A computed fold for a 147-nucleotide RNA from Devosia geojensis, annotated as FMN riboswitch aptamer (RFN element).
[in-house]
RNA sequence: GUACGUUCUCAGGGCGGGGUGGAAGUCCCCACCGGCGGUAAUGGCGAAAGCCUGAGCCCGCGAGCGCCGGACCUUUCGGGGUUCGGGUCAGCAGAUUCGGUGCGAUUCCGAAGCCGACGGUCAUAGUCCGGAUGAGAGAGAACGGGA
Numbered sequence: 001g002u003a004c005g006u007u008c009u010c011a012g013g014g015c016g017g018g019g020u021g022g023a024a025g026u027c028c029c030c031a032c033c034g035g036c037g038g039u040a041a042u043g044g045c046g047a048a049a050g051c052c053u054g055a056g057c058c059c060g061c062g063a064g065c066g067c068c069g070g071a072c073c074u075u076u077c078g079g080g081g082u083u084c085g086g087g088u089c090a091g092c093a094g095a096u097u098c099g100g101u102g103c104g105a106u107u108c109c110g111a112a113g114c115c116g117a118c119g120g121u122c123a124u125a126g127u128c129c130g131g132a133u134g135a136g137a138g139a140g141a142a143c144g145g146g147a
Base pairs, nucleotide, nucleotide: 004144005143006142007141008140009139010138016030017029018028019027031127032126033116034115035061036060037059038058043052044051045050056114057113064092065091066089067086068085069084070083071082072081073080074079096112097111098110099109100108118130119129120128
């Protein structure tokens, strides 16, 4: 602390304007977006207990790449490629300060900042295309079951 099991459903947003150029939704100026759980002093409801709401950058998690294992293909024997699996590792890998209020805020209010997998592309991508009608943190429902 009160279980737990099975099945099903759901589970990501965003380039609008201008400039340069042969060519840019990729560069430059302006713009736009923010997964899931936790925390919570805002806000809403309530007589109260309490319920709902509330962080991209506080804590943790997920997807991708890396990494590790298997199979297959290839090789100039160094390696390279395809695919399936793992989720031990946490490498890429992430990003916040100032002022205000207050007992108390990196969460509220104000301001100014910062961050964003991999592959593709006539030119460098958080916003286009692709893996992806995938996967998934998790959210919910039904049934079983315990008390």
The organism belongs to Devosia, within Bacteria.